[in-house]
Molecule: c-di-GMP-I riboswitch aptamer
Organism: Desulfoscipio geothermicus DSM 3669
């Protein structure tokens, strides 16, 4: 001092779900809430998945309607990458 397992103190994050707020929408933020997480800490690099404002195609011909596409969105959906905490065996 490094990596890997199983662990002891102190602890850390923080799901459904309810209020408030942002977005066009997935979703996010803040509060309460705890299902869970040894990375459930950063990071949208690569795959996935969601969402379609704006663009497009078709159709309707008043209103509209489908389909298609991230530049949005997920790191608590997989992997990669940086980083960390841990008597003690």
């Nucleotide at each position: 001092u490094c990596a890997u397992a199983c662990a002891c103190u102190g602890g850390g994050c923080a799901a459904a779900c309810c209020c408030g707020g942002u977005g066009a929408a997935a979703a996010c933020c803040g509060g309460g809430g705890g299902c869970g997480c040894a990375a459930a800490g950063c990071c949208g690099u690569g795959g996935g998945u969601c969402u379609a404002a704006g663009g497009u195609g078709c159709a309707a011909a008043u209103c509209u309607g489908c389909g298609u596409u991230a530049u949005g969105a997920u790191u608590g959906c997989c992997a990669g990458g940086c980083u960390g905490c841990a008597a003690g065996u």